RNA sequence: GAAGUCGGCUGGACAGUCGCCGCGGCGCUUGCGCCGGGGAGGAAAGUCCGGGCUCCGCAGAGCGGGAUGCCGGCUAACGGCCGGAGGUCGCAAGGCCAUGGAAAGUGAUACAGAGACUUAAACCGCCCAAGCGGAUCGCAAGGUCCGACGGCAAGGGUGAAAAGGUGCGGUAAGAGCGCACCGCGCAACCGGUAACGGAAGCGGCAAGUAAAACCCCAUCCGGAGCAAGACCAAAUAGGGGAACGAUGGCGUGGCUCGCGCUGUUCCCGGGUAGGUUGCUUGAGCAGCCGGGCAACCGGCUGCCUAGAGGAAUGACUGUCCACGACAGAACCCGGCUUACAGGCCGGCUUCACCA
Numbered sequence: 001g002a003a004g005u006c007g008g009c010u011g012g013a014c015a016g017u018c019g020c021c022g023c024g025g026c027g028c029u030u031g032c033g034c035c036g037g038g039g040a041g042g043a044a045a046g047u048c049c050g051g052g053c054u055c056c057g058c059a060g061a062g063c064g065g066g067a068u069g070c071c072g073g074c075u076a077a078c079g080g081c082c083g084g085a086g087g088u089c090g091c092a093a094g095g096c097c098a099u100g101g102a103a104a105g106u107g108a109u110a111c112a113g114a115g116a117c118u119u120a121a122a123c124c125g126c127c128c129a130a131g132c133g134g135a136u137c138g139c140a141a142g143g144u145c146c147g148a149c150g151g152c153a154a155g156g157g158u159g160a161a162a163a164g165g166u167g168c169g170g171u172a173a174g175a176g177c178g179c180a181c182c183g184c185g186c187a188a189c190c191g192g193u194a195a196c197g198g199a200a201g202c203g204g205c206a207a208g209u210a211a212a213a214c215c216c217c218a219u220c221c222g223g224a225g226c227a228a229g230a231c232c233a234a235a236u237a238g239g240g241g242a243a244c245g246a247u248g249g250c251g252u253g254g255c256u257c258g259c260g261c262u263g264u265u266c267c268c269g270g271g272u273a274g275g276u277u278g279c280u281u282g283a284g285c286a287g288c289c290g291g292g293c294a295a296c297c298g299g300c301u302g303c304c305u306a307g308a309g310g311a312a313u314g315a316c317u318g319u320c321c322a323c324g325a326c327a328g329a330a331c332c333c334g335g336c337u338u339a340c341a342g343g344c345c346g347g348c349u350u351c352a353c354c355a
């Protein structure tokens, strides 16, 4: 210098004017004026996980359902993060992985093929050693040839896959049938908290794939959510109680009884509109120190940084530049995911050149 890889920061700047939503102070006619100060994000987004908080309730057990799934750690918790193991891709830095169980059971596996998951399978092929039959030679013993039954898993063929590979021995022909080496499985023991790694020795050698098929195993999960919830409380209607008044009136009915409804005043509680609260001081932020590889934890000092409720955070002017992306809080917090013009910084890897 080039190519690559991983991580972090930033997201127009300055000044003025007029507005909008909170806060503090003063004046004060109590909702206005003046002054001061604050006012979106790294994702405020998707609402996908986890927790706080609130109410219902008391969540103990069983059934069902859901989520997660190598190991260790962090945390309030997590499906997140950190560190490690294994697999895989890359020359490397590094990236990616739902990564428990297929010797519990059930099902699936197209097409091709004789045979497809079980002490598998004979289409072409190889073999007739023993037993049987036939032909032929021979005096006989027996030889040669053929066939059926049968033996074989070597060679060919099909397939993604046909049950290890090479060689030697062996055989009628063959075969881990035997042996050597390679591969595979189990594994004493050693290292490691563990996942796992290494490995003496043993076994002729076990049987595919998918569990993001059902399923099995382990762990976790009560439900609903700030429109949660709490408080104050008109008008109208209705509920309960007391006092007063009538002993009535109305309805039902032929009549009596019965039953239902009906007056005035006061008190009580529920509750609608409306208002207040929950509401932002918090697993908070910054700096320094300490522990830890790290995530993270502890200590000290300092700081207060939006809080609306039809819902504010805007508009204009001037100057400058590299001419400005995605996008707008609604109870709060920790994550994940997704969107993002441009700019800046750092670690590491490979290659080239120079010294």
Stems, first nucleotide, its partner, number of pairs: 001351010012320007020039002023036005041326001045337002048335005053225004065221005070084005085099001086097004100216002105214002108209002123156002125152003132147006164182006183205001184203003189198003229277004239268006248262005284303008321324001
Predicted 3D model of a 355-nucleotide RNA (Bacterial RNase P class A) from uncultured Ferrovum sp. Rfam family: Bacterial RNase P class A. The family's RNA type in Rfam is ribozyme.